[in-house]
Context: one part of a larger RNA
RNA sequence: CGUAAGAGAUUUGCGAGGCUCUGACACUAGUACGAGAGGACCGUGUUGGACAGACCACUGGUCUACCGGUUGUACCGCCAGGUGCACCGCCGGGUAGCUACGUCUGGAUUGGAUAAGUGCUGAAAGCAUCUAAGUACGAAGCCAGCCUCAAGAUUAGAUCUCUUUAUAAGGGUGGUUAUAGACUAUGACCUUGAUAGGCUACAGGUGUAAAGGCAGUAAUGUCAUAGCCGAGUAGUACUAAUAGC
Numbered sequence: 001c002g003u004a005a006g007a008g009a010u011u012u013g014c015g016a017g018g019c020u021c022u023g024a025c026a027c028u029a030g031u032a033c034g035a036g037a038g039g040a041c042c043g044u045g046u047u048g049g050a051c052a053g054a055c056c057a058c059u060g061g062u063c064u065a066c067c068g069g070u071u072g073u074a075c076c077g078c079c080a081g082g083u084g085c086a087c088c089g090c091c092g093g094g095u096a097g098c099u100a101c102g103u104c105u106g107g108a109u110u111g112g113a114u115a116a117g118u119g120c121u122g123a124a125a126g127c128a129u130c131u132a133a134g135u136a137c138g139a140a141g142c143c144a145g146c147c148u149c150a151a152g153a154u155u156a157g158a159u160c161u162c163u164u165u166a167u168a169a170g171g172g173u174g175g176u177u178a179u180a181g182a183c184u185a186u187g188a189c190c191u192u193g194a195u196a197g198g199c200u201a202c203a204g205g206u207g208u209a210a211a212g213g214c215a216g217u218a219a220u221g222u223c224a225u226a227g228c229c230g231a232g233u234a235g236u237a238c239u240a241a242u243a244g245c
Stems, first nucleotide, its partner, number of pairs: 001152001005163007015149004021049007033038001051106005059100004066093005071086006110144003117137004172245002174190005195240003198236005204229003212223004
């Protein structure tokens, strides 16, 4: 831009893509078969491998603006307490998120037409013959079936709702933003407001702050489950989403 009014939502499927794997064990059954040794078809069930998809409740990983321990050095006048730098200085943990080593799911059942092959009836050719007419089966393969996309399918489809009887005014810009993200786009919200921040509560992490008292010569211990805290869950208009064009 088109799909001849403009919007919102739900769809049909022309067509396209994906998937398509396989082992072991048990039962049937020590049965059929076989002198024995051995040892099934068919059918059923259980459990794996590899691969693929999704997810983060569990188990782990990561978590450089979270917490703690600690070394050297410089600084905050000194002590105490801190801060900078040293690979995040090193070390021990670790929320959300992202993840696999974690968890869940999948390959199917089935139908149609067939290949090699197996047949039925049956002549040419009084017989025979699966084939010549006719006809029945038959594969992990083919076409469907399962999953995803899909009306720019210009053959531009269909349905519902709203504006609304008229040639029909919707969209964008701006701001707060995240389940989105390189930018853009997409989604939520913009005071008739919980969109983000702050605050409060909780969850969760770290592991018991500083100051002071007490005990000890002291290191240290204790009063004390403290103190601090990024992303989490709720609540709350305190701040910013004004007004407009």

A computed fold for a 245-nucleotide part of an RNA from uncultured Parabacteroides sp., annotated as large-subunit ribosomal RNA, domain VI. Its Rfam family is "Bacterial large subunit ribosomal RNA". Gene Ontology terms of the family: ribosome and structural constituent of ribosome. The sequence was found in a public genome assembly. Its mean pLDDT, the model's own confidence on a scale to 100, is 87.